[in-house]
Context: one part of a larger RNA
RNA sequence: UCGUGGCUAAGGAACUCGGCAAAUUAGAUCCGUAACUUCGGGAGAAGGAUCCCCCCGGCCGGCUUCGGCUGGUUGGGGGCGCAGUGACCAGGUCCAAUCGACUGUUUACCAAAAACACAUGCCUCUGCUAAGUCGUAAGACGAUGUAUAGGGGCUGACACCUGCCCGGUGCUGGAAGGUUAAGGAAGGCUGUUAAUCGCUUCGGCGAUGAAGCGGCCCACUGAAGCCCCAGUAAACGGCGGCCGUAACUAUAACGGUCCUAAGGUAGCGAAAUUCCUUGUCGGGUAAGUUCCGACCUGCACGAAUGGUGCAACGAAUUGGACACUGUCUCAGCCACGAGCUCG
Numbered sequence: 001u002c003g004u005g006g007c008u009a010a011g012g013a014a015c016u017c018g019g020c021a022a023a024u025u026a027g028a029u030c031c032g033u034a035a036c037u038u039c040g041g042g043a044g045a046a047g048g049a050u051c052c053c054c055c056c057g058g059c060c061g062g063c064u065u066c067g068g069c070u071g072g073u074u075g076g077g078g079g080c081g082c083a084g085u086g087a088c089c090a091g092g093u094c095c096a097a098u099c100g101a102c103u104g105u106u107u108a109c110c111a112a113a114a115a116c117a118c119a120u121g122c123c124u125c126u127g128c129u130a131a132g133u134c135g136u137a138a139g140a141c142g143a144u145g146u147a148u149a150g151g152g153g154c155u156g157a158c159a160c161c162u163g164c165c166c167g168g169u170g171c172u173g174g175a176a177g178g179u180u181a182a183g184g185a186a187g188g189c190u191g192u193u194a195a196u197c198g199c200u201u202c203g204g205c206g207a208u209g210a211a212g213c214g215g216c217c218c219a220c221u222g223a224a225g226c227c228c229c230a231g232u233a234a235a236c237g238g239c240g241g242c243c244g245u246a247a248c249u250a251u252a253a254c255g256g257u258c259c260u261a262a263g264g265u266a267g268c269g270a271a272a273u274u275c276c277u278u279g280u281c282g283g284g285u286a287a288g289u290u291c292c293g294a295c296c297u298g299c300a301c302g303a304a305u306g307g308u309g310c311a312a313c314g315a316a317u318u319g320g321a322c323a324c325u326g327u328c329u330c331a332g333c334c335a336c337g338a339g340c341u342c343g
Stems, first nucleotide, its partner, number of pairs: 001338008010329002014327001019324001027051005036041001038157001052079012080084001092322007099314002104116002121154006132141003158309004163239003168236002170232005177227003183221002187217006195208005240258005267301001268298001279295005
């Protein structure tokens, strides 16, 4: 000097990003216990009292060889210590807010959470050789199940609710018309040559050219799909601008106009979302970029990518308070171990 443990005057969070760490609390019995609430809880809420030993009495047991032994409980009196759950063991508490309902699950080895899951709700597919999944297949799972079943997706207890838009994309349905593949195919063009004609130096050469076998083009025909017509948003998604107007001013219930598929409803709102911003006002503090309550000018909330609440719950997050403390003012001492020296 470091590590681990212990003690500390006065103060008591002044420390610090933050009470991190430490301290406090702690058992049992009795008393007592708020808001709120889904009436179960909250709750061990909070906050108090008692606890050891000796003597005397009462009550209720168990065993008994009827002599007694032993246990519980209660009333009274007394004793000692700083201290009686005397050591060990053994909740700190409260208030307010955010998120997630909850118990669970998770990044084996930096993240335990507000992430995942969840019961609930909704949509959708699937009629059984089910849909879906694995496999080239056989086959298997689904399921020895059968729509109160199984698969997929979203949401995420509960309460109150879940508005408008189908123009785009997707899905479902429709089939009149347009487009349209392979295939089919009338027809046309063409290669080849048996034949015919012409020429011939009789060796052949040229022209035309059936059938067959080929090649190319092609009217027409030709399904789904797409175009098209509808439906569908708890499908993917979307949910305006400008100008004017009331007898102070300000504001605009009201009016005009442009655009749109429709122009954001309820509720919430400087929010896990607010840039400007430490917005403004109120509360808490002597002093508060955080926090709580409001306001609404929502850069850029908003309704199952759910909206708003919400008791209980949380090694979650944020702010505050009490208790408590070496976190600090500000450091000191003790024990053990390491470091250092010698062996």